This is a predicted structure of a 102-nucleotide RNA (SAM riboswitch aptamer (S box leader)) from Metabacillus litoralis. The sequence is in RNAcentral, with records from MGnify. Model confidence (mean pLDDT): 82 of 100. Its Rfam family is "SAM riboswitch aptamer (S box leader)". Its family is annotated with regulation of gene expression in the Gene Ontology.
[in-house]
RNA sequence: UCUUAUCACGAGAGACUGAGGGACAGGCCCGAUGACGUCCAGCAACCAUCAUUUUAUGAAAGGUGCUAAUUCCUGCAGAGUGUUUCAUUCUGAGAGAUAAGG
Numbered sequence: 001u002c003u004u005a006u007c008a009c010g011a012g013a014g015a016c017u018g019a020g021g022g023a024c025a026g027g028c029c030c031g032a033u034g035a036c037g038u039c040c041a042g043c044a045a046c047c048a049u050c051a052u053u054u055u056a057u058g059a060a061a062g063g064u065g066c067u068a069a070u071u072c073c074u075g076c077a078g079a080g081u082g083u084u085u086c087a088u089u090c091u092g093a094g095a096g097a098u099a100a101g102g
Stems, first nucleotide, its partner, number of pairs: 001102007012040001014039003020030003024075004041067003046063002049059004071095001076092007
């Protein structure tokens, strides 16, 4: 970088540390009542493994992932509605994240 799948569910009143964080931009938020990070704990079940009434269901010790807010919202296009240089709803794309494969 390409392909495919998923992205409205789920998960800590713990320990250490100590100021930033939520991809980007604009918003809007979280944060010394302690963010981010690390450890532990947990959730999930993509891959692997195992079981079974075997192309599906279950388990969860392995490889990842995840544990504020829909991927926090919007960002491009189309359609609908309204009090129509604006607001709002829906659909799709794009972007992003994760997994598996190339």